[in-house]
A computed fold for a 145-nucleotide RNA from a Syntrophomonadaceae bacterium, annotated as FMN riboswitch aptamer (RFN element).
The coordinates come from a structure-prediction model, not an experiment, and the mean pLDDT is 80.
Rfam family: FMN riboswitch aptamer (RFN element). Gene Ontology term of the family: FMN binding.
């Protein structure tokens, strides 16, 4: 420097707004919100140094690659069930301009999307499953090479 186990903690945000109606946090207006891990021509520290090229690191996509999560099938554990593993389907949303070697990601315009259940009126924002689960992150211990 590398990977092996343990074991600890973290790990999803946003309308008490108006307006219509008997009734809407759900329409309509206006406004707010954006997991994880790659990419990412910007940025911000440092080193370098007359200036620099250049190098180490932070940060930097809701719509672009995947992944969790949800919903659906099959298997398995198992005689039966909940769970739990496994595999398999489903699972939205981007354009233009402008820099540059390169940009759907920087800038600068204008747009779009958002599981499943419930609710006397249709829900990304209310209640709920959930003090739940989890991509992943951060430390710590223990021995290998």
């Nucleotide at each position: 420097a590398g990977g092996u186990u343990c074991c600890u903690u973290c790990g999803g945000g946003g309308g008490c707004c108006g307006g219509u109606g008997a009734a809407a946090u759900u329409c309509c207006g206006c406004a707010c919100c954006g997991g994880c891990g790659g990419u990412g021509u910007g940025u911000c520290u440092c080193c370098g140094g007359c200036a620099g090229a250049g190098g180490a690191g932070g940060c930097g996509a809701g719509c672009c690659c995947g992944c969790g999560a949800g919903c659906c099938c099959g298997g398995u554990u198992a005689g039966c069930a909940a769970g739990g593993c496994c595999g398999g389907g489903u699972u939205g949303a981007c354009c233009c301009g402008g820099u540059g070697a390169g940009a759907a990601u920087c800038c600068g315009g204008g747009g779009c999307c958002g599981a499943c259940a419930g609710u006397a009126a249709a829900a990304g924002u209310c209640u709920g499953g959930a003090a739940g689960g989890g991509a992943g992150a951060a430390g710590g211990g223990a021995g290998c090479u």